RNA sequence: AGACGGAUAGCUCAGUUGGGAGAGCACUUCUCUUACACAGAAUAGGUCGGGGGUUCAAGUCCCUCUCCGUCUA
Numbered sequence: 001a002g003a004c005g006g007a008u009a010g011c012u013c014a015g016u017u018g019g020g021a022g023a024g025c026a027c028u029u030c031u032c033u034u035a036c037a038c039a040g041a042a043u044a045g046g047u048c049g050g051g052g053g054u055u056c057a058a059g060u061c062c063c064u065c066u067c068c069g070u071c072u073a
Stems, first nucleotide, its partner, number of pairs: 001072007010025004019056001028042004049065005
């Protein structure tokens, strides 16, 4: 320098053909217990890496930038 993949909740990750933003674990609260742990229930937590564009509508499509990983030279 070039090619490919990735960036979504505190962590690990889904999100199919563009229309509801989600799961598990963790945190908080409640129940249980003399108390803790375990177990059960409930709640909260998101500028979907930044910017722009297309569209009635974008995590998803297009352009660009940043960062991470792999490969080629």
Molecule: transfer RNA
Organism: Chloroflexota bacterium